[in-house]
Molecule: small-subunit ribosomal RNA
Organism: uncultured bacterium
RNA sequence: AGAGUUUGAUCCUGGCUCAGAGCGAACGCUGGCGGCAGGCCUAAUACAUGCAAGUCGAGCGGGUGUAGCAAUACACCAGCGGCAGACGGGAGAGUAACACGUGGGAACGUGCCCUUCAGUUCGGAACAACCCAGGGAAACUUGGGCUAAUACCGGAUACGUCCGUAAGGAGAAAGAUUUAUCGCUGAAGGAUCGGCCCGCGUCUGAUUAGCUUGUUGGUGAGGUAACGGCUCACCAAGGCGACGAUCAGUAGCUGGUCUGAGAGGAUGAUCAGCCUCACUGGGACUGAGACACGGCCCAGACUCCUACGGGAGGCAGCAGUAGGGAAUAUUGCGCAAUGGGGGAAACCCUGACGCAGCAACGCCGCGUGGAGGAUGAAGUCCCUUGGGACGUAAACUCCUUUCGACCGGGACGAUAAUGACGGUACCGGUGGAAGAAGCCCCGGCUAACUCCGUGCCAGCAGCCGCGGUAAUACGGGGGGGGCAAGCGUUGUUCGGAAUUAUUGGGCGUAAAGGGCGCGUAGGCGGUGCGGUAAGUCUCCUGUGAAAUCUCCAGGCUUAACUUGGAGUCUGCAGGGGAAACUGCCGUGCUUGAGUGUGGGAGAGGUGAGUGGAAUUCCCGGUGUAGCGGUGAAAUGCGUAGAUAUCGGGAGGAACACCAGUGGCGAAGGCGGCUCACUGGACCACAACUGACGCUGAGGCGCGAAAGCUAGGGGAGCAAACAGGAUUAGAUACCCUGGUAGUCCUAGCCUUAAACGAUGGAUGCUUGGUGUAGCGGGUACCCAAUCCCGCUGUGCCGGAGCUAACGCGAUAAGCAUCCCGCCUGGGGAGUACGGUCGCAAGGCUGAAACUCAAAGGAAUUGACGGGGGCCCGCACAAGCGGUGGAGCAUGUGGUUCAAUUCGACGCAACGCGAAGAACCUUACCUGGGCUCGAAGCGCAGUGGACCGGGGUGGAAACAUCCCUUUCUCGCAAGAGACUGCUGCGGAGGUGCUGCAUGGCUGUCGUCAGCUCGUGUCGUGAGAUGUUGGGUUAAGUCCCGCAACGAGCGCAACCCUCAUUUUUAGUUGCCUUUAUGGAACUCUAGAAAGACUGCCGGUUAUAAACCGGAGGAAGGCGGGGAUGACGUCAAGUCAGCAUGCCCCUUACACCCUGGGCUACACACGUGCUACAAUGGGUGAGACAAUGAGAUGCAACUCUGCGAAGACAAGCUAAUCUAUAAACUCACUCUAAGUUCGGAUUGUAGGCUGCAACUCGCCUGCAUGAAGUUGGAAUCGCUAGUAAUCGCUGGUCAGCUAUACAGCGGUGAAUUCGUUCCCGGGCCUUGUACACACCGCCCGUCACACCAUGGAAGCUGGUUAUGCCCGAAGUCGUUACUCUAACCUUUUUGGAGGAGGAUGCCUAAGGUAGAAUUAGUGACUGGGGUGAAGUCGUAACAAGGUAUCC
Repeated sequence: AGAGUUUGAUCCUGGCUCAGAGCGAACGCUGGCGGCAGGCCUAAUACAUGCAAGUCGAGCGGGUGUAGCAAUACACCAGCGGCAGACGGGAGAGUAACACGUGGGAACGUGCCCUUCAGUUCGGAACAACCCAGGGAAACUUGGGCUAAUACCGGAUACGUCCGUAAGGAGAAAGAUUUAUCGCUGAAGGAUCGGCCCGCGUCUGAUUAGCUUGUUGGUGAGGUAACGGCUCACCAAGGCGACGAUCAGUAGCUGGUCUGAGAGGAUGAUCAGCCUCACUGGGACUGAGACACGGCCCAGACUCCUACGGGAGGCAGCAGUAGGGAAUAUUGCGCAAUGGGGGAAACCCUGACGCAGCAACGCCGCGUGGAGGAUGAAGUCCCUUGGGACGUAAACUCCUUUCGACCGGGACGAUAAUGACGGUACCGGUGGAAGAAGCCCCGGCUAACUCCGUGCCAGCAGCCGCGGUAAUACGGGGGGGGCAAGCGUUGUUCGGAAUUAUUGGGCGUAAAGGGCGCGUAGGCGGUGCGGUAAGUCUCCUGUGAAAUCUCCAGGCUUAACUUGGAGUCUGCAGGGGAAACUGCCGUGCUUGAGUGUGGGAGAGGUGAGUGGAAUUCCCGGUGUAGCGGUGAAAUGCGUAGAUAUCGGGAGGAACACCAGUGGCGAAGGCGGCUCACUGGACCACAACUGACGCUGAGGCGCGAAAGCUAGGGGAGCAAACAGGAUUAGAUACCCUGGUAGUCCUAGCCUUAAACGAUGGAUGCUUGGUGUAGCGGGUACCCAAUCCCGCUGUGCCGGAGCUAACGCGAUAAGCAUCCCGCCUGGGGAGUACGGUCGCAAGGCUGAAACUCAAAGGAAUUGACGGGGGCCCGCACAAGCGGUGGAGCAUGUGGUUCAAUUCGACGCAACGCGAAGAACCUUACCUGGGCUCGAAGCGCAGUGGACCGGGGUGGAAACAUCCCUUUCUCGCAAGAGACUGCUGCGGAGGUGCUGCAUGGCUGUCGUCAGCUCGUGUCGUGAGAUGUUGGGUUAAGUCCCGCAACGAGCGCAACCCUCAUUUUUAGUUGCCUUUAUGGAACUCUAGAAAGACUGCCGGUUAUAAACCGGAGGAAGGCGGGGAUGACGUCAAGUCAGCAUGCCCCUUACACCCUGGGCUACACACGUGCUACAAUGGGUGAGACAAUGAGAUGCAACUCUGCGAAGACAAGCUAAUCUAUAAACUCACUCUAAGUUCGGAUUGUAGGCUGCAACUCGCCUGCAUGAAGUUGGAAUCGCUAGUAAUCGCUGGUCAGCUAUACAGCGGUGAAUUCGUUCCCGGGCCUUGUACACACCGCCCGUCACACCAUGGAAGCUGGUUAUGCCCGAAGUCGUUACUCUAACCUUUUUGGAGGAGGAUGCCUAAGGUAGAAUUAGUGACUGGGGUGAAGUCGUAACAAGGUAUCC
């Protein structure tokens, strides 16, 4: 410090996610030791049991025990009394507040402590304990009697104190005792602690906007320690609030803690300060201090005891229990230390505290060994089978002993005593590598890769996303990476996030400028001088607790931890100073602003009047059959006279031309003409005022269209509606009608893509060119033109800005001020609430849930029922076909035991197959075989192999018989050939063409596809390759930020056409010769054609057009040749090949069958339908090519297929009737002398074999068919059409197919509007799997959250009324009454009780408000691989889209 994720790719915007740090944590797996910290975050839920606050006999009377005969001494104790119990400890419910923090203040109190001054005198009356008598289950309690005090009361005294102006008045004490102390009283001061007041700071919500009656102030009184409406009486009517009152929600606050570069954000466990609370609510008492955690009274809920009459209790103290929960410890030891209470002290008490226990909960430290050790062992994993990895790792050798274990010694903490911790820390010794490693991850982010299993299953996942048979992403193994006594996961906080932006963001198109103006508060504000000192700056002082943090030192072996010092604590307050800037006060100025004078421009506004054209309607004339409307029609109108045309009239609305990116207005908006009233801007002049200004939350006004209310008006147009069309449908688009409405008056509504998608104001910043208004200048006046200034309105463009597009003095540039608005998409501008409205609805305006995107600009493609240019038998112009018939052939379908398989738009379908009777053959039936049908290697064994024959059998096969080895070598043996057996291993036309190679089809023989360097662009990319011409062509030329190059095009290759030359046999010629080379021909070489020449056009180029010559002319005809790529195109069945599968079978052999089936559908063909023909007879002319298991002449036989015989030919020698054509005759328009299917029969040929299932021939039979619907195919010249011939495969053939060859031999092309395909440029795009794209809404189904709803059930809050406990205060005619007074009394003062008054908790009741849950039914919303209906949007999306 960043990264992943929107796209085909890019830049931007923008959200989501990750890497970091932290935690009072929890969960999973694992777990050796120690130190230091921390450990109920939930139920402020309920609590058994024990302990947590007592102490003092040196205040008092008394009791008990011990010792003593006793006096007495010692110890202990209930009670009176004193002090403490208001501290310490716990918790965070409440509290949004002077509660807290910080800094100040005045009207207060303060036990114990310190200092000082002055005292400590004389009396009195009681009450507990105790005794007696009672009540009660208990808790406890009643009456009578005795008694002490540092308990209570009175008198005296009064330095000082208090009251009072003063005079004067009031007011105290306590003693104990071993003689030194401890006490007591009054007063002053201090210290400490506390109460009160104030400034500032302190969460969210305006879908909470008004709140308040003791409320705000005054006077007086009361009350308090003290000020004060704190309380009361009277008086006044105030007080608070947009700088957020009130209300609602949430919350203890702080030092700090976590994070962060910081500013901030989050948080408030442990430690520390403050506050609040103590079962819930209320209340006071005592006291220096409480409205009191372990005190009291009352009410309530709950629990317990009870003899039912009545009582007792309060762990949010320490342990502990139950419950809740994901979750949080021992009913431990000790007062040894520190601290606290009491005491003179000893001492007692102390769950504060010091320690120990539990749990890896955290931080820190240590260990689980070290060195050597390669036959790189075994084992496991991988493998290309060679090897590689775990890996010096292990074993093995040598060494060490931290920690732990055992044994021994043994502290500091306490400088006298006293040690819970603790026989602890620490030290020494013994033995032995011995007792001690896991967890997560390995697709990218993000360090780390392989095998097997699985097969969109099981599963993973923080985001993107993996998994559908080769998964580095699932599970396991091996290996690797990270951290380590821990490692991961989950939750949560900050960070990254500049993603709320003060530091530090934005608003033309991404989310975002209010529709526009006026203006209140507020914010901001020209220039000179003087003053002031609030802001600002500087210095000093006080404070900012300690701890924490940072730095420097120190102590535990180190560290964590801890101690000391310094810094920090950014703040607040006070004082001194400065005066530039801001503020304030005063006084000036004129440039901002305004006024004035003089001008002209304008659809600015309001009202009234008025004009012509046109539409429609009415009346009349002329006139006759149609009009109207559309893509085409129909509805409609018209013979009752329309449309058309002429004349007259009525009525309403709108104002052609002028008219213009012209004008005016704040915006909405404003358009005939005239008049009246009226607003604003501009120009010129520089007379006046003297900052009077800018913006503007709320507020007020204006505000298109549509809509609403009332009353008018209504010509045209026209939602709704009706009809006619279109359509699969058509509640639409089109047509004919047509009502609201559109118009006027008055009043509402207040919204628009109210747009420049651009708030207002001011200043500054190169230019060019239009236009409107005004003014100035030049020229002799004017006009025009030209130049200049100001104001407005446009275009282009520089710098700059911008993500880009673009903006560019009319800024989206550079700055200042003010306002409005934004913070991912959807849900949603929806719901609820409020408010406005007559309504429609407007304004304000969420959440749950859901997604990982949504979006902007630009790029490259693709596409368009977008555009331009161009090409192609693409259309058109022609010729001939297909589609109809019969047959052939292929396919689909069906059938079958099998009808083997593949190919499926063009680019499958006479295709693989250049030839299925067996074979082929892959399919089916049945029979066999298992080292196998073939090949290789090794070992063993037999023999020649070959050949001939028999039996069974359908054959394969099984079995039997006959015959038999060769070469070398003396031999042993070796080698060759061959059969059998065994081993290694064969075999598969089984699957996957979506794992592949190779080959092929197709776009397309279309003219394209790219690269290097340079340049432009943030970038994807662009440029080059675009443009102007031209071409068949990215062919060539010119221009150009491009210059070059490559693969394609063309050419080089083959062939045909001409000529020359060479060679000439088997060909040719010719007297038929032991001739010839003139021609035809054959096949080698060469020539020839290049826009080369001439003319014209174009730009003088490229090129095109015409011409000459020439066999051939502009690529001369034809072929071969197929760029980058597309279609997961085709082929695992041609071949090769990975993976998977079969192995007595999915291999192999054989027989028979099938691939040839047949209701039907389609493709490709053949033959025809006839006279341009059929038949018969005669006659003529080719070329390619094939031929020794072959082609076969002649002759003969047969009607013929063919047969017999057989010459020639290894081929320019031999082997073939070419046909159409020509001539002659016949047929005469018919299902025929056309047509030949089908069938019968007789034959021929091939072949082991023609039944399924071959071809050919003769005779007989003679079907459909008379030119073919919609639709569709081929062809531009030696082409189409037509005619025959040859070949491959092949025993034969289904060939009408395919591949070739020649013969005869046309027609047409105006042209590019349209159909199809393609190329280039451009445009739009929401497409990129790329239009066979994308995508919307209803309905149906499932799930989820949410709104409404008759109601139902709770919570909270305030209010009215009723009742009113305890208690303070007040009153009191009742009762009681020791101290004091007294005329000693039936007295007084005072007190207590009772009663009563005010206040008041809980409770009751009533109507509200608010909030939550639930609710039949209901509304929309969201989500969900393959549901239904349509086609709305994206292209001109097929009616441009949108508000």